[in-house]
RNA sequence: GGGCCUGUAGCUCAACGGCAGAGCACCUGGCUGGCAGUCAGGGGGUUGUGGGUUCAAAUCCCAUCGGGUCCA
Numbered sequence: 001g002g003g004c005c006u007g008u009a010g011c012u013c014a015a016c017g018g019c020a021g022a023g024c025a026c027c028u029g030g031c032u033g034g035c036a037g038u039c040a041g042g043g044g045g046u047u048g049u050g051g052g053u054u055c056a057a058a059u060c061c062c063a064u065c066g067g068g069u070c071c072a
Base pairs, nucleotide, nucleotide: 001071002070003069004068005067006066007065010024011023012022013021018055026042027041028040029039030038031037048064049063050062051061052060
C1' cells in the first nucleotide's frame, strides 16, 4: 500500500429499509435483624465520524477514523 471482517447503553451482544432492544451492571422499593439472594419498578443511546440515496437509514451507497485478519 491492497482485500475482507468489525464499530449500537458502563460491559457482552441483538435488531426485514418502518417506535433502537436483551443479558449483566447501575438506581429505587418489597421480602431479611443485616449481608447475600430474590421479586417489582426505574434511569441510561447524536447506532465511530462526515456526506449521499429514500416518504422513511443502525440497516443501502461514498469518504474518513479506530480495531482485527490476510496478501504484498

This is a predicted structure of a 72-nucleotide RNA (transfer RNA) from a Candidatus Wildermuthbacteria bacterium. The coordinates come from a structure-prediction model, not an experiment, and the mean pLDDT is 83. Its Rfam family is "tRNA". By type it is a transfer RNA.